[in-house]
Source information:
c-di-AMP riboswitch aptamer (ydaO/yuaA leader) from Cohnella zeiphila, 151 nucleotides, folded computationally. Rfam family: c-di-AMP riboswitch aptamer (ydaO/yuaA leader). Rfam describes the family as follows. This family represents a conserved RNA structure found upstream of the ydaO and yuaA genes in Bacillus subtilis and related genes in other bacteria. The model forms 92% of the base pairs in the Rfam consensus. The organism belongs to Cohnella, within Bacteria. The coordinates come from a structure-prediction model, not an experiment, and the mean pLDDT is 78.

RNA sequence: AAUAGUACUACGCUUAAUUCCCGGUGCCGAUCGGGAAGCGGGGGAACCAAUCAUUGGGGCGAAUUGCGGCGGCCGAGCGAUCGGAUGCGGCAUAGGGUACCAUCUGACCCGAGCCCGACAGCUAACCUCGUCAGCAGUGGAUGGGUCAAUU
Numbered sequence: 001a002a003u004a005g006u007a008c009u010a011c012g013c014u015u016a017a018u019u020c021c022c023g024g025u026g027c028c029g030a031u032c033g034g035g036a037a038g039c040g041g042g043g044g045a046a047c048c049a050a051u052c053a054u055u056g057g058g059g060c061g062a063a064u065u066g067c068g069g070c071g072g073c074c075g076a077g078c079g080a081u082c083g084g085a086u087g088c089g090g091c092a093u094a095g096g097g098u099a100c101c102a103u104c105u106g107a108c109c110c111g112a113g114c115c116c117g118a119c120a121g122c123u124a125a126c127c128u129c130g131u132c133a134g135c136a137g138u139g140g141a142u143g144g145g146u147c148a149a150u151u
Stems, first nucleotide, its partner, number of pairs: 012135003018037008038131006048121001054118001056119001057116004065092003069088003073084004095110004100144006
């Protein structure tokens, strides 16, 4: 000096998931309980919409959709084979993210998971719920901003 890994920290990132107050646990930290503000979700009239409906239906979320491969399972078949559900893994894709904002361009990444329980279109008043979890990612140009310093 380069590369790789681990830990911590500043500034930060995804997400609605942040801030403040009170009380308890032992002083800080932390944690438990409660309250508020902010942010976010669901239910819920009229009017409008819909006329579907065991092939159940619906909600949160960017997370939908398609095509191959491998493996066993179930059903039909004399068999070849066909159909169904499922596990693993692959290639794409609607869509989503990447350090003030917008546009253009480039590179990289995600494209999951969970919930309700026979039931919900929209929806004012009203009712109700959440405020977790996980990370280490500043490319360039144009325009417009913000902050600081100096004069």